Notes:
Predicted 3D model of a 565-nucleotide part of an RNA (large-subunit ribosomal RNA, domain I) from Anaeromyxobacter sp. Red801.
[in-house]
Context: one part of a larger RNA
RNA sequence: GGCAUGUGGUGGAUGCCUUGGCUCUAGGAGGCGACGAAGGACGUGGGUAGCUGCGAUAAGCUACGGGGAGCCGCUAACCAGGCUUUGAUCCGUAGAUUUCCGAAUGGGGAACCCGCGGCGGGUAAUACUGCCGCAUCCCGUGAUGAAUCCAUAGUCACGGGAAGCGAACCCGGGGAAGUGAAACAUCUCAGUACCCGGAGGAAAAGAAAGCAAACAGCGAUUCCGUCAGUAGUGGCGAGCGAACGCGGAACUAGCCCAAACCGGAUGGACGCGAGUCCAUCUGGGGUUGAGGGGCGCAAUGGGGAUGACCCGGGAGAAAAGCAUCGGUAGGUGAGCCGUCUGGAAAGGCGGACCACAGAGGGUGACAGUCCCGUAACCGAAACCGACGUGUAUCUCCUGAUUGCGUACCCAAGUAAGGCGGGACACGUGUAAUCCUGCCUGAAUCUGCGAGGACCAUCUCGUAAGGCUAAAUACUACCUAGAGACCGAUAGUGAACAAGUACCGCGAGGGAAAGGUGAAAAGAACCCCUGUUAGGGGAGUCAAAAGAACCUGAAACCGCAUGCCU
Numbered sequence: 001g002g003c004a005u006g007u008g009g010u011g012g013a014u015g016c017c018u019u020g021g022c023u024c025u026a027g028g029a030g031g032c033g034a035c036g037a038a039g040g041a042c043g044u045g046g047g048u049a050g051c052u053g054c055g056a057u058a059a060g061c062u063a064c065g066g067g068g069a070g071c072c073g074c075u076a077a078c079c080a081g082g083c084u085u086u087g088a089u090c091c092g093u094a095g096a097u098u099u100c101c102g103a104a105u106g107g108g109g110a111a112c113c114c115g116c117g118g119c120g121g122g123u124a125a126u127a128c129u130g131c132c133g134c135a136u137c138c139c140g141u142g143a144u145g146a147a148u149c150c151a152u153a154g155u156c157a158c159g160g161g162a163a164g165c166g167a168a169c170c171c172g173g174g175g176a177a178g179u180g181a182a183a184c185a186u187c188u189c190a191g192u193a194c195c196c197g198g199a200g201g202a203a204a205a206g207a208a209a210g211c212a213a214a215c216a217g218c219g220a221u222u223c224c225g226u227c228a229g230u231a232g233u234g235g236c237g238a239g240c241g242a243a244c245g246c247g248g249a250a251c252u253a254g255c256c257c258a259a260a261c262c263g264g265a266u267g268g269a270c271g272c273g274a275g276u277c278c279a280u281c282u283g284g285g286g287u288u289g290a291g292g293g294g295c296g297c298a299a300u301g302g303g304g305a306u307g308a309c310c311c312g313g314g315a316g317a318a319a320a321g322c323a324u325c326g327g328u329a330g331g332u333g334a335g336c337c338g339u340c341u342g343g344a345a346a347g348g349c350g351g352a353c354c355a356c357a358g359a360g361g362g363u364g365a366c367a368g369u370c371c372c373g374u375a376a377c378c379g380a381a382a383c384c385g386a387c388g389u390g391u392a393u394c395u396c397c398u399g400a401u402u403g404c405g406u407a408c409c410c411a412a413g414u415a416a417g418g419c420g421g422g423a424c425a426c427g428u429g430u431a432a433u434c435c436u437g438c439c440u441g442a443a444u445c446u447g448c449g450a451g452g453a454c455c456a457u458c459u460c461g462u463a464a465g466g467c468u469a470a471a472u473a474c475u476a477c478c479u480a481g482a483g484a485c486c487g488a489u490a491g492u493g494a495a496c497a498a499g500u501a502c503c504g505c506g507a508g509g510g511a512a513a514g515g516u517g518a519a520a521a522g523a524a525c526c527c528c529u530g531u532u533a534g535g536g537g538a539g540u541c542a543a544a545a546g547a548a549c550c551u552g553a554a555a556c557c558g559c560a561u562g563c564c565u
Base pairs, nucleotide, nucleotide: 001564002563003562004561005560006559007558008557009556015550016515017514020486021485022483023482024481025480026479027478028477029475030474031165032164039101040100041099042055043054044053046079047078049075050074051073061095062094063093064092065091066090070083071082072081106114107113108112115134116133117132118131119130120129121128136162137161138160139159140158141157142156143155144154169200170198171197172196173195174194180187184235210218211217222249223248224247225246226245232240233239254467255466256465261284262283263282264281265280266279267278268277269276270275289445291410292409293408294406295405296404297403298402299401300400302310303309311399312398313397314396315395316394317393321389322388324386325385326384327383328382330378331377332376336351337350338349339348340347352369353368354358360372361371362370416440417439418438419437420436421435422434423433426452447462448461449460450459451458502509503508522549525537526536527535528534
């Protein structure tokens, strides 16, 4: 020095555990904000570092309700001092307070400075000081008012609104690349990621210029299944990929305007005037596809002066109030003893009981009957929600339809065409359909569009205005529950002072770290010693499990013994 065995140290694997995570289900809620949010800074406790709470009224103030014996939050004890059956602490509801920053909004600047105006305090007067107001933009109203006569711009005042934040879902405006095509350019990835704008609890879509069919029919939209990986599309490569129809979900779902025509108001033009015309605003009228409406006439039709109007009839919405239900605190809640082992009984044995409760958790080992609970039942002064009822009030319809005539209206820089693009499953293709940057540019029902080039016939529909619940999508948040999900290198990055420590100028990056014991009973006292280190006794405990604390593997390092060199 090596090997082996034994015995220690080191180390923290493994096992067991779980306060934390992950994923779902059902219900709720789906917003907060100039009445100052989200998020912060700084404070705040008798002594207070961090967390939590709170805001100069500062771990809190007031009221009401619940609750019923202890309490003054956590790490976390301790000292001091208090509160409480005259009901504290605690829980819920409503309110008060709520520094400074932050959209931040008087000006500047993050959490700090500096103002102006009004009204107070204060002073002899300044100074100083308390409260309130003072940003911008938009809309409305009013006043004032240039160049420039009227006017307008501008200015000022008042009233109302907006802004900023938020997980996903939604709509719109923009819009990649890695990749795939085994290279790559059309293509793909993908209208994805990402950026911007906007909204709601959902959003969007939506009441046929639709589908379809060949003389059959359907009847707004949305979502699911199927049709179907079909028809198509495609450097016909890689790939992309429908629709009709059918079956379901949902649905008492359908409505309102523009125009013709009849009135009114304001302004303007013409005219001596009556008045006519134009523009804007407005009331009535009107809303359709076996076309509809207007206007004229006729017939019948509540009143009436025939124009408003009067008198009726009907429907709907809707504060307050009321009833019921639910939520935000809670309450009642059955049933076990003995003995043995043991440190401890919930275990064994013996004998009982309840059960609409044998879910679960805790208790010194495994408890239906010990504790908390569980089943079941009950409960709100206050606030909130749902549904119903219901009035003030508001809105709408209606007491008018038929016939004949008339050809007045039926959404224009639109439809459509050309060029260039885009969207449609559809890459220009036979390319219909939809959108539109540029250029052209109709018709008004004997009209117009569509049925995948185009034409005819036939059929279907009625564009160029608008609104519309449900079925559908999502989950930051709240409540209840579940898991052939994890169990501390796992599961969230985070079970612990975690978005902390730490790194970075910054955007940003980003850890490690759980377990004594049933209970601190956390080792009085003695000894060794330079030592609050460590150790030996003593004591506690079932056990030192002794705080570097459950178990305590291996690597690694000692010591002892044996063997080999």

The prediction has a mean pLDDT of 84. The RNAcentral record of the full RNA draws on ENA. Rfam family: Bacterial large subunit ribosomal RNA.